Small-subunit ribosomal RNA, 3' major domain from a metagenome, 477 nucleotides, folded computationally.
The RNAcentral record of the full RNA draws on SILVA.

Context: one part of a larger RNA
C1' cells in the first nucleotide's frame, strides 16, 4: 500500500422487511448428470454450466458408429498429355463408385496449319486437407463483479524510502454530482449530456391513410374534402427556469404554481482501470505439436431421440373468480414472389380444389384471446384434468419404422394446491390473456418482440446477501 475480520461509523441495491405470484409434490416438454451403447459427436460446471453454443438433429446438417469406396484427393495454385463444355443410355451396386456405348463442336487470335481462355479426364510431384491437441502459447469476440462510482496522471509539496497528498474533511447527490474548506493546483478515463423509441401541441405534406359538412352506396363504395385520426420530416417544449420555506449568503432539499410532462419525465443503446491463467483453437484467425492409401475425403444405414435413476428450466393442471355450448366487442409489433393467398366450392376436422389481389399505409397472413350477454353443469376424481393407448385420416418431404407435426372417433392415468428449502417482481410493473417474427420443406410448451386486462405493498434498515466511502486491528501478500 492492499486484502481480510463472527471490528467500528456512514450509505446504497427487490438485500431483508411489507405484499402478490410461483418453483420444490403430479403428468408432460426440454437441457444436464449418470447408466447403457458399435456410436449414444463435441463444448459449457457456484453466482456468471444445465429451453446454454443449437434463431429448428428424419436424409442433409453431423463433427460420432458400422459397412462399402477414393488416394494430388471434396477444395486452391503450378506442370505435362488427351478431350469442347455438356447431355444421354446400358451393366454391377444400398449408394458412392466401377466398367462400357452413343449424341455433341461453342468463345478469342489466325487464310490455313495451329495457338490461347474456360471446363472435364489422366499422370507425376510440390502441396492440399484435419470440427485432431493445446483457450495454461495467442488475436478477436464474450460473460462477470457492475451502470457499481470508481480508476489514474502531470507539476508541486511531505517522507531516507515503499509511498502519501490531490481523491481526506463539512454538507449534498442516482453519481469522485455539485458547493464550501484544505499544500495543493490542474488534467484524463468513467458519471451526466450529446444518439434512438414513447409521452404534448405546432408546422409542412395528403396517397394506398382519414370522413366533420354536402351528395351517393350493401360497404369511405363513389364524387368531394384534408378539418379530424394517422403517417413521417422539421422545429418547439423541462432549465430547479418562477414563487415560498429550510440551509452556511453555498450546493442542494421540501412544498407550490403554471404545464401534456417536474426535478435523471419513462424505456433503450452506451459497460472506466481492472478481476476471475473465467469462456471460446468447434464461428473465424493463429504459434507450436500431431495425422498424411488417413486423425483426410465420398457414400449407404444407424446414432446424436437409448432409460432402474438424480437435478435445473418450463408447459398443463388439480377446478365454480371454473368447465362447456350459442351469440356479441375491441389491438399492436411484424411477415410475404420458389412467397402471402381472398371470395367461392368439397370435407365433422386437419385439410383439399381453385386462384382474384398483392414486391404491399392499397392485397393477404388476420375471426386476437382473456372480456361481455344467455343456456347447461352443482362440488364429484366430476361435463375437472388431460397423460397413455387403439383405429381412421391430413400435410411437408425422394423418404416420417427407428425419429415429424396436425385432425377425428374411442380410451381416459397421475393430480384434490405441494416437506425442508427456494425464485421473480416497486407501476402500465407483477399477474393474467392472446398475436407476430427469426430459424424453417416440415417441426416451438423455447427464444425475441407486440399489444389487451391490470393489482397489492414498502413501517423501516435490527438481521441475511452483495456493494461503496472513512477508520481500526493483523503473526497474511
Nucleotide at each position: 500500500u492492499g486484502a481480510c475480520g463472527g471490528g467500528g461509523g456512514c450509505c446504497c441495491g427487490c438485500a431483508c422487511a411489507a405484499g402478490c405470484g410461483g418453483u420444490g409434490g403430479a403428468g408432460g416438454a426440454u437441457g444436464u448428470g449418470g447408466u447403457u451403447u458399435a456410436a449414444u459427436u463435441c463444448g459449457a460446471c457456484g453466482c456468471a454450466a444445465c429451453g446454454c453454443g443449437a434463431a429448428g438433429a428424419a436424409c442433409c446438417u453431423u463433427a460420432c458408429c458400422a459397412g462399402g469406396g477414393c488416394u494430388u484427393g471434396a477444395c486452391a495454385u503450378c506442370c505435362a498429355g488427351a478431350g469442347a463444355a455438356u447431355c444421354u443410355c446400358c451393366u454391377g451396386g444400398a449408394a458412392a463408385c466401377a466398367g462400357g456405348g452413343g449424341a455433341g463442336u461453342g468463345c478469342c487470335c489466325g487464310c490455313g496449319a495451329g495457338g490461347g481462355a474456360g471446363c472435364u479426364c489422366u499422370g507425376a510431384g510440390a502441396c492440399a486437407g484435419g470440427u485432431g491437441g493445446u483457450g495454461c502459447a495467442u488475436g478477436g469476440c464474450u460473460g462477470u463483479c457492475g451502470u457499481c462510482a470508481g480508476c489514474u496522471c502531470g507539476u508541486g509539496u511531505c517522507g531516507u524510502g515503499a509511498g502519501a497528498u490531490g481523491u481526506u474533511g463539512g454538507g449534498u447527490u442516482a453519481a469522485g454530482u455539485c458547493c464550501c474548506g484544505c499544500a495543493a493546483c490542474g488534467a484524463g478515463c468513467g458519471c451526466a449530456a450529446c444518439c434512438c423509441c414513447c409521452g404534448u401541441g405546432g408546422u409542412u405534406a395528403g396517397u394506398u391513410g382519414c370522413c366533420a359538412u354536402c351528395a351517393u352506396u350493401a360497404a369511405g363504395u363513389u364524387g368531394g374534402g384534408c378539418a379530424c385520426u394517422c403517417u413521417a420530416g422539421c422545429a418547439a417544449g423541462a432549465c430547479u427556469g418562477c414563487c415560498g420555506g429550510u440551509g452556511a449568503c453555498a450546493a442542494a432539499c421540501c412544498g407550490g404554481a403554471g404545464g401534456a410532462a417536474g426535478g435523471u419525465g419513462g424505456g433503450g443503446a452506451c459497460g472506466a482501470c481492472g478481476u476471475c491463467a473465467a469462456g471460446u483453437c468447434a464461428u473465424c484467425a493463429u504459434g507450436c505439436c500431431c495425422c498424411u492409401u488417413a486423425c483426410g475425403u465420398c457414400c449407404u444405414g444407424g446414432g446424436c431421440u437409448a432409460c432402474a435413476c438424480a437435478c435445473g428450466u418450463c408447459c398443463u393442471a388439480c377446478a365454480a373468480u371454473g368447465g362447456u355450448c350459442g351469440g356479441g366487442a375491441c389491438a399492436a409489433c411484424g411477415a410475404g414472389c420458389a412467397g402471402c393467398a381472398a371470395g367461392a366450392c368439397c370435407g365433422c376436422a386437419a385439410g383439399g380444389u381453385g386462384g382474384a389481389g398483392c414486391g404491399a399505409a392499397u392485397c393477404u397472413c388476420u375471426u386476437a384471446a382473456a372480456c361481455c350477454c344467455g343456456g347447461c353443469c352443482u362440488c364429484a376424481g366430476u361435463u375437472c384434468a388431460g397423460a397413455u393407448u387403439g383405429c381412421a385420416g391430413g400435410c411437408u418431404g425422394a423418404a416420417a419404422c427407428u425419429c415429424g407435426c396436425c385432425u377425428g372417433c374411442a380410451u381416459g392415468a397421475a393430480g384434490g394446491c405441494g416437506g425442508a428449502a427456494u425464485c421473480g417482481c416497486u407501476a402500465g410493473u407483477a399477474a393474467a390473456c392472446g398475436c407476430a417474427g427469426a430459424u424453417c420443406a416440415g417441426c416451438a410448451u423455447g427464444c425475441u418482440g407486440c399489444g389487451u386486462u391490470g393489482a397489492a405493498u414498502a413501517c423501516g434498515u435490527u438481521c441475511c446477501c452483495g456493494g461503496g466511502c472513512c477508520u481500526u486491528g493483523u503473526a497474511c501478500a